RNA sequence: CGGGGCGUGGCGCAGCCUGGUAGCGCACCUGCCUUGGGCGCAGGGGGUCAUCAGUUCAAAUCUGAUCGCCCCGA
Numbered sequence: 001c002g003g004g005g006c007g008u009g010g011c012g013c014a015g016c017c018u019g020g021u022a023g024c025g026c027a028c029c030u031g032c033c034u035u036g037g038g039c040g041c042a043g044g045g046g047g048u049c050a051u052c053a054g055u056u057c058a059a060a061u062c063u064g065a066u067c068g069c070c071c072c073g074a
Stems, first nucleotide, its partner, number of pairs: 001073007010026004020057001028044005050066005
């Protein structure tokens, strides 16, 4: 320098192809249970989807640029 992959709650990931309410597991908080903790049960909070712009009635999803990480080539 060129090519490819990834970026989504605290962590690990799905959703993207085929645009239409942002979800799952663990973790966290509250209550029940327990002598207490843990387990279990019930309920709850937390995301401007890496950043900026474009297309569209509508963008995590499509397009462009940029940034970060990883891999390959020179």
The prediction has a mean pLDDT of 83. This is a predicted structure of a 74-nucleotide RNA (transfer RNA) from an Acidobacteriota bacterium. Lineage of the source: Bacteria > Pseudomonadati > Acidobacteriota. Its Rfam family is "tRNA". It is annotated as a transfer RNA. About the family: Transfer RNA (tRNA) molecules are approximately 80 nucleotides in length.